Predicted 3D model of a 73-nucleotide RNA (transfer RNA) from a Pseudobdellovibrionaceae bacterium. The source organism's lineage runs through Bacteria, Pseudomonadati, Bdellovibrionia, Bdellovibrionales and Pseudobdellovibrionaceae.
[in-house]
RNA sequence: GGGGACAUAGCUCAGCUGGGAGAGCGCUUGCAUGGCAUGUAAGAGGUCGUCGGAUCAAUCCCGAUUGUCUCCA
Numbered sequence: 001g002g003g004g005a006c007a008u009a010g011c012u013c014a015g016c017u018g019g020g021a022g023a024g025c026g027c028u029u030g031c032a033u034g035g036c037a038u039g040u041a042a043g044a045g046g047u048c049g050u051c052g053g054a055u056c057a058a059u060c061c062c063g064a065u066u067g068u069c070u071c072c073a
Stems, first nucleotide, its partner, number of pairs: 001072007010025004019056001027043006049065005
């Protein structure tokens, strides 16, 4: 220098090739219990890396860009 993959909740990750943003763990609160452990119910937490484009509509399609990993030289 060139190619590829990845970026979604605090962490680990899903999201079935366009219309509801989710799971487990963690966190908060209520209840049971002598109990901060355990069980159970509920809840909070997200500009889906960034910018732009096409579309009535984008986590999803197209382009650029940033970061990480990787392959070639």
Notes
Its mean pLDDT, the model's own confidence on a scale to 100, is 81. It matches the Rfam family "tRNA".